[in-house]
Context: one part of a larger RNA
Molecule: small-subunit ribosomal RNA, 5' domain
Organism: metagenome
RNA sequence: GGACGAACGCUGGCGGCGUGCCUAACACAUGCAAGUCGAGCGGAGACAUUAAGGAGCUUGCUCCGAGAUGUUUUAGCGGCGGACGGGUGAGUAACGCGUGAGCGAUCUGUCCCAUACAGGGGGAUAACACUUGGAAACAGGUGCUAAUACCGCAUGAGACCACAACGUCACAUGGCGAAGGGGUCAAAGGAGCAAUCCGGUAUGGGGUGAGCUCGCGUCCGAUUAGCUAGUUGGUGAGGUAACGGCCCACCAAGGCGACGAUCGGUAGCCGACCUGAGAGGGUGAUCGGCCACAUUGGAACUGAGAGACGGUCCAAACUCCUACGGGAGGCAGCAGUGGGAAUAUUGGGCAAUGGGCGAAAGCCUGACCCAGCAACGCCGCGUGAGGGAAGAAGGUUUUCGGAUUGUAAACCUCUGUCCUUGGGGACGAAGGAAGUGACGGUACCCAAGGAGGAAGCCCCGGCUAACUACGUGCCAGCAGCCGCGGUAAUACGUAGGGGGCGAGCGUUGUCC
Numbered sequence: 001g002g003a004c005g006a007a008c009g010c011u012g013g014c015g016g017c018g019u020g021c022c023u024a025a026c027a028c029a030u031g032c033a034a035g036u037c038g039a040g041c042g043g044a045g046a047c048a049u050u051a052a053g054g055a056g057c058u059u060g061c062u063c064c065g066a067g068a069u070g071u072u073u074u075a076g077c078g079g080c081g082g083a084c085g086g087g088u089g090a091g092u093a094a095c096g097c098g099u100g101a102g103c104g105a106u107c108u109g110u111c112c113c114a115u116a117c118a119g120g121g122g123g124a125u126a127a128c129a130c131u132u133g134g135a136a137a138c139a140g141g142u143g144c145u146a147a148u149a150c151c152g153c154a155u156g157a158g159a160c161c162a163c164a165a166c167g168u169c170a171c172a173u174g175g176c177g178a179a180g181g182g183g184u185c186a187a188a189g190g191a192g193c194a195a196u197c198c199g200g201u202a203u204g205g206g207g208u209g210a211g212c213u214c215g216c217g218u219c220c221g222a223u224u225a226g227c228u229a230g231u232u233g234g235u236g237a238g239g240u241a242a243c244g245g246c247c248c249a250c251c252a253a254g255g256c257g258a259c260g261a262u263c264g265g266u267a268g269c270c271g272a273c274c275u276g277a278g279a280g281g282g283u284g285a286u287c288g289g290c291c292a293c294a295u296u297g298g299a300a301c302u303g304a305g306a307g308a309c310g311g312u313c314c315a316a317a318c319u320c321c322u323a324c325g326g327g328a329g330g331c332a333g334c335a336g337u338g339g340g341a342a343u344a345u346u347g348g349g350c351a352a353u354g355g356g357c358g359a360a361a362g363c364c365u366g367a368c369c370c371a372g373c374a375a376c377g378c379c380g381c382g383u384g385a386g387g388g389a390a391g392a393a394g395g396u397u398u399u400c401g402g403a404u405u406g407u408a409a410a411c412c413u414c415u416g417u418c419c420u421u422g423g424g425g426a427c428g429a430a431g432g433a434a435g436u437g438a439c440g441g442u443a444c445c446c447a448a449g450g451a452g453g454a455a456g457c458c459c460c461g462g463c464u465a466a467c468u469a470c471g472u473g474c475c476a477g478c479a480g481c482c483g484c485g486g487u488a489a490u491a492c493g494u495a496g497g498g499g500g501c502g503a504g505c506g507u508u509g510u511c512c
Stems, first nucleotide, its partner, number of pairs: 001512004006508005013381006019374002021339001026338003030335003035080003040077002043074008053064005087293003096218008106210002111206007119153001121151002128143006158185004163180001166177004189198003219265003226256003231253006238246001268290004272283004295316005318329004345371001347370003353367001354365004384414004394405004418453001419449006428439001456501005461482003467496005477484002
């Protein structure tokens, strides 16, 4: 000198774009953050229309009304999604990450393409009704009912399994194809008058996503030198989507290490960011990719996918409720509270982009888009412009002549950025048309008003741009280094003047 997610002191006009718990992965009141589908299913409720029948009589009116049709709401069963999106950086020195390869050792819901198929049955169960226990959370019993829920049977092009004449490939163990006979394995319907559309099952291919393996790279300490028993390898069995001590039985005695094993400390990694002429050094906030975690520890279930932040179970600590028998909870989601030197609103909207569900209308979305707060940062603008010497007054100083503040002010002539008021007023909205804007009556445009409302901070001994007076008297104090202060202090304090930067300026901290 540059930089910062900064803090502190003094000061503070406006706008644009960004950024904002670095500490206690500390504890959390309250609200919201993941639902959706009635075009899968049976119910239940509401409304409208109609109506068998019934009652009253005033004999053609009133009232009640099983049932039917339509619209609508949705607790439950069922489907898809809650594995994405959002947060944090505790752990991790590791195939975690980066980079480059490999899987002849693998899986992949939804999506796209292709081929083939969907025949005929069955038994339940929630809801509901009745009932039992309990303070509650909730749990149990009996009875009934439906499905794109569940389960057999049929069919088997096809896939898989064991066998198998044969063919083919070259990339170690092998891969691919295949006549043949044997075994195992499918399905679901819904909407519509219909056409048709949306679904279902099996298989192959593609795409996307994921899993695994390997080469190289990846902080400090030797005042850590030896470490290791599932340890290293083999055979066999198990397990997995898949290879593998991944797990197990047996056998062998190996494996790693001064090219730094093991142990200890520290740390999420990268694209990047800061600095530097570069080499390098430092950092890993925001944004993007990967990983790990979800009060602490452990476990599996469901599923295409989880060892699952707002799922389940167990244990522990903590908090809360309780009728003392027992229960409930997890902000490292968005706001918000305590804590802290320090870091924002318990805001608006789904209008846009994107996501989930749905045939769609649409619903949900603290993702996101916006607004609010903060000079926290960067950038831009303003606080007026031109003229104006009697060099006014006042201040300071003085050798008392003057000098300086100083064209500075006053005063004259202008301008209207920002500001105030009034009028107009968007783009962002895209789909065949129509309709659809939180931001927002915002940006922007026009008119009017009036210099009015808008300057401070640090420094002035040398380094280092900028000097005098008074006060103080080794005191009070200053200080980054050298050093100032003990009676003439350009170094302390105040004033005048000056220098620097400027809506900021200085100090502190950290990095180069």